[in-house]
RNA sequence: GGUCACAUAGCUCAGCGGUAGAGCACUACAUUGACAUUGUAGUGGUCACAGGUUCAAUCCCUGUUGUGACCACCA
Numbered sequence: 001g002g003u004c005a006c007a008u009a010g011c012u013c014a015g016c017g018g019u020a021g022a023g024c025a026c027u028a029c030a031u032u033g034a035c036a037u038u039g040u041a042g043u044g045g046u047c048a049c050a051g052g053u054u055c056a057a058u059c060c061c062u063g064u065u066g067u068g069a070c071c072a073c074c075a
Stems, first nucleotide, its partner, number of pairs: 001071007010024004018055001026042005048064005
């Protein structure tokens, strides 16, 4: 330098055009003498960033950034 993949909640991931979810974690309550477990409820997201297409974009297209893999070149 080229090709490809990935970027979604604090962490691990799902969702892939119709207004965002799970598990773990966290908070409150119940339970306990207390802790743990369990149960119920809740908090937490400008879906990496910027444009475009669309009635509508996390999802499609383009660019940028970051991470990873492979290939090539130089030393």
A computed fold for a 75-nucleotide RNA from a Pseudomonadota bacterium, annotated as transfer RNA.
Its Rfam family is "tRNA". Rfam links the family to the GO term triplet codon-amino acid adaptor activity.
The coordinates come from a structure-prediction model, not an experiment, and the mean pLDDT is 81.